[in-house]
RNA sequence: GAACGACAAAGGCAAACCUGACGAAAGUUAGGGACGCAAAACUAUAGGGGCUUAUCGCGAACUUGCGAAUGCCAGCCAGUUGCCGAA
Numbered sequence: 001g002a003a004c005g006a007c008a009a010a011g012g013c014a015a016a017c018c019u020g021a022c023g024a025a026a027g028u029u030a031g032g033g034a035c036g037c038a039a040a041a042c043u044a045u046a047g048g049g050g051c052u053u054a055u056c057g058c059g060a061a062c063u064u065g066c067g068a069a070u071g072c073c074a075g076c077c078a079g080u081u082g083c084c085g086a087a
Stems, first nucleotide, its partner, number of pairs: 004085002012037002017032006035075001041080003047077002049073003055068004
C1' cells in the first nucleotide's frame, strides 16, 4: 500500500412508527424513536435499477385505465472520497 473486517478503541449515522411543515404523489425536512450500518458519507440528463404521475398523450365516460419524467430514491447495485487496525 492492497485486500479484509474483532463481542477492539474513539467517534458517527438512524429504518419502521408518531408529530409539525412542504409536495398532486413518490418523497423531502425538523423533533421524537432505533431496525440496522465500516462508508447508512458524497454523486440522480450525461452507468444500471426502482418509486410516483401533477402535466401531456391515448382510451374511457363522470372518475377511472394504460403509456411517458420534467418529480423523486445513494439504507438496491455502481462510481468517488474516507476513520480505526485484531486475525